Context: one part of a larger RNA
C1' cells in the first nucleotide's frame, strides 16, 4: 500500500446503493410466521337479510328459505418457502460418468367410470376432570370406507392361465366446465453406484470377524453384507491405512505483475441441523420436528390426581460479549399455498425505521476588497507572519427548510353490453365502452426566504510531506523503527505557524 460482517478515540451536514449478533447450536415474557375449500358432506352457533307469529310502538319469538358460515366430516398443502453452520475429513462437497430405480401436481395419447354395503364425527341424550381432556347409548352424510363386476397396451407367469380400478360435482331442457380410475409417453424432481480431486499430524504403524468374497434366501422403488444362514480366508496400509486434532463443501472473496498465499459474512448451488438422545406412523415425497411416541435435562400451571412447553422463522428480551438494528406498514407488486372463480392466507416477500459499518455522490458559497485594521505569534524592535484571511461592497440559490404540482413503479383483475366459435343458456378466445385496485415512494418541475443551518482530525528529529517560542530538566513523559528527556528538547506538555487527509481522520486486530 490494498483489504475488513469489524472494534475503540475525537468529531459529524445531506442523500443513493449496500450492509449489520463473528461470542452462549446459551435460557426465553409477549405477538405474529400455513392454511384454504360449502362446485366433496351432514349441517347451522354466530352475523345480515327474507317470510311468518306476538306487540299500538319500542322490541321479543319462529323459520336453514337467502347470502352466508363457528366447531366437525373429508380433500390439496403444510416435505415449500424461512433461519442456522453443532455435527461431519465422508460419496458430504466438486467434477466428469453410470443405472437395478421412484415420481403428488403440470403436458400429451388412447382407454374406463357399471351394481351394492356398512359404519362413524358432528348434533342430541347421560356423565367423568381443577384443567389438558375424555366415557357411555342413541343416530346421519360424503369425492371417508369396504364388497362385487368388467379388464389391457399393466403385474406375475412353469405361456396353460392367474391378478389389480373408479367418484362425483356444477349449470343447462341437452352437448358445456371442474375432478375420479388404471395405462403409456414427456417436463422437472429425487434415489442409488463409480472414476478422479478435496486440511494438519508417524512424538499414530499395523488395522479389520459381517471383516472380503462364494451360494441360497429376506428385505427395498432400486443395487449391494443391507440383513441372516452356510461356505472359503480374505479385505485394507508407507502413493500413509487404522487413530488423533481441526473443519459444513463449491461457485467465490481478499492480495498478488504472476505464480502463489489467506478465506468461505451478504448472494447462488448442495449437504446437515432443529432443546439433547432414540423410534417408526401418514404420505408421491420425511425418518418432518411451528406432526407423532418414547426418555432426559430445563421451564410453567396445578385443586397434588395430573398436565403443558421447545424463536438455530420475525420483531423484541435475559445473559455472556470489545461488538452487532424496530416487540413497524403492507399483500400495491414479485413468486407461493388452496379454490371452478371473486376471494382468503403468506414476518416469504416489497416497503419503511435504525448504526459514518462500508462503497459512491453532494454541500458547507462566488467575486471583488489593503491603511496589508485589531488580536495572536515570532522580532535583530527597524519589522515579519496569521493574512484577502476578516471587516466592507456586489451576487448566487445546490443542499437541509416551507408551499404547490407530478411522470411512473399497474401488469391486470371484476361487472355490464356487442360480434364470432356452435342455436338463446353455460364456458373458451378476440374487440371495444364504462368503473376500479399503491403499503411504501417518488425522479423532475415551479415559487419563497435568506450566507443564512453545515469541519474536523492525525502528525510536524530521520524513515516521512510540515518548525519556531516557551515550561519541564533521565522528571513528566513519548515510542512503528532508530530511539528523545540528564537548564537553551525543531522528539516530552502548551501556543502560534505549517503539512497531509477530510464527513471523517486516527489507533488496535487480521490478511495478502
Nucleotide at each position: 500500500g490494498a483489504a475488513u460482517g469489524a472494534a475503540c478515540g475525537u468529531u459529524g451536514g445531506c442523500g443513493g446503493c449496500g450492509u449489520g449478533g463473528a461470542u452462549u447450536a446459551g435460557g426465553c415474557a409477549u405477538g405474529c410466521a400455513a392454511g384454504u375449500c360449502g362446485u366433496g358432506c351432514g349441517g347451522c352457533a354466530g352475523c345480515a337479510g327474507g317470510c311468518c307469529c306476538c306487540g299500538u310502538a319500542a322490541g321479543g319469538g319462529g323459520u336453514g328459505c337467502u347470502g352466508g358460515c363457528g366447531a366437525g366430516c373429508g380433500g390439496c398443502g403444510u416435505a415449500a418457502g424461512g433461519g442456522a453452520g453443532a455435527g461431519u475429513a465422508a460419496c458430504a462437497c466438486g467434477c466428469g460418468g453410470g443405472u437395478a430405480c421412484c415420481u403428488g401436481c403440470c403436458c400429451u395419447c388412447a382407454g374406463g367410470c357399471c351394481c351394492g354395503g356398512g359404519a362413524u364425527a358432528g348434533c342430541u341424550g347421560c356423565g367423568g376432570g381443577a384443567a389438558a381432556c375424555u366415557g357411555c347409548a342413541a343416530u346421519u352424510a360424503a369425492u371417508a370406507c369396504c364388497g362385487g363386476a368388467u379388464g389391457a397396451u399393466g403385474u406375475c407367469u412353469u405361456u396353460g392361465g392367474a391378478c389389480c380400478a373408479a367418484a362425483g360435482g356444477u349449470g343447462u331442457a341437452a352437448u358445456u366446465c371442474c375432478g375420479c380410475c388404471g395405462g403409456a409417453g414427456g417436463a422437472g424432481g429425487g434415489g442409488c453406484c463409480c472414476a478422479c480431486g478435496u486440511c494438519c499430524u508417524a512424538u499414530c504403524a499395523g488395522c479389520u470377524a459381517g471383516u472380503u468374497g462364494g451360494u441360497g434366501a429376506g428385505g427395498u422403488a432400486a443395487u449391494g453384507g443391507c440383513c441372516c444362514a452356510c461356505c472359503a480366508a480374505g479385505g485394507c496400509a508407507a502413493a500413509g491405512a487404522c487413530g488423533g486434532g481441526u473443519a459444513c463443501g463449491g461457485g467465490g472473496u481478499g492480495u498478488g505483475a504472476g505464480a502463489g498465499u489467506a478465506u468461505g459474512a451478504c448472494c447462488c448451488c448442495g449437504c446437515u441441523c432443529a432443546c439433547u438422545g432414540g423410534g417408526a406412523c401418514u404420505g408421491a415425497g420425511a425418518u418432518a420436528u411451528u406432526g407423532c411416541c418414547c426418555a432426559g435435562a430445563c421451564a410453567c400451571c396445578u385443586a397434588u390426581g395430573g398436565g403443558u412447553g421447545g424463536c438455530u422463522g420475525c420483531a423484541g428480551u435475559c445473559g455472556a460479549g470489545a461488538a452487532u438494528c424496530u416487540u413497524c406498514c403492507g399483500u400495491a407488486a414479485u413468486g407461493g399455498g388452496u379454490g371452478a372463480a371473486a376471494g382468503c392466507c403468506u414476518g416469504a416477500u416489497g416497503g419503511a425505521g435504525u448504526g459514518a459499518c462500508g462503497c459512491c455522490g453532494c454541500g458547507u458559497g462566488c467575486g471583488g476588497g489593503a491603511u496589508g485594521a485589531a488580536g495572536g505569534c515570532c522580532u535583530u524592535u527597524g519589522g515579519g507572519u496569521u493574512g484577502u484571511a476578516a471587516a466592507c461592497c456586489g451576487c448566487u440559490g445546490u443542499c437541509a427548510g416551507u408551499g404547490g404540482g407530478g411522470a411512473g413503479c399497474a401488469a391486470g383483475u371484476g361487472u355490464a353490453u356487442g360480434g364470432g366459435g356452435g342455436u338463446u343458456c353455460u364456458u373458451u378466445u378476440u374487440u371495444g365502452u364504462g368503473u376500479u385496485u399503491g403499503a411504501g415512494c417518488g425522479a423532475u418541475c415551479c415559487g419563497c426566504a435568506g450566507a443564512g443551518g453545515a469541519a474536523g482530525c492525525g502528525c510536524a528529529g530521520g524513515c516521512u510531506a510540515a518548525g519556531u517560542u516557551u515550561g519541564u530538566g533521565u522528571u513528566a513523559g513519548u515510542a512503528g523503527u532508530u530511539g528523545c528527556g540528564g537548564u537553551a528538547a525543531u522528539a516530552c506538555g502548551a501556543a502560534c505557524u505549517g503539512c497531509g487527509c477530510a464527513a471523517a481522520c486516527g489507533u488496535u486486530a487480521u490478511u495478502c
Predicted 3D model of a 512-nucleotide part of an RNA (small-subunit ribosomal RNA, 5' domain) from a metagenome. RNAcentral holds the full RNA, with entries from SILVA. The prediction has a mean pLDDT of 83.